Transfer RNA from an Anaerolineales bacterium, 74 nucleotides, folded computationally. Rfam family: tRNA. Rfam's curators write: Transfer RNA (tRNA) molecules are approximately 80 nucleotides in length. The sequence is in RNAcentral, with records from ENA. Its mean pLDDT, the model's own confidence on a scale to 100, is 80. NCBI's taxonomy places the organism under Bacteria, Bacillati, Chloroflexota, Anaerolineae, Anaerolineales.
[in-house]
RNA sequence: GGUCUCAUAGUUCAGCUGGUUAGAACAUUCGGUUCACAUCCGAAAGGUCACUGGUUCGAGUCCAGUUGAGACCA
Numbered sequence: 001g002g003u004c005u006c007a008u009a010g011u012u013c014a015g016c017u018g019g020u021u022a023g024a025a026c027a028u029u030c031g032g033u034u035c036a037c038a039u040c041c042g043a044a045a046g047g048u049c050a051c052u053g054g055u056u057c058g059a060g061u062c063c064a065g066u067u068g069a070g071a072c073c074a
Base pairs, nucleotide, nucleotide: 001073002072003071004070005069006068007067010026011025012024013023019057028044029043030042031041032040050066051065052064053063054062
């Protein structure tokens, strides 16, 4: 230098062929249970879906570019 893959909650990850409100587990906070702690049960908070632009009635999803991470080729 070229090709390809990935970027979604604090962490690890789903999200189908574009369609009403973006979800799970763990973690955090609160409540219940306990003499107390852990476990267990219930609830809550937490997201500009990496960034910019485009297509579309509608984008986490499609397209282009940028940034970052990784793999391969040279």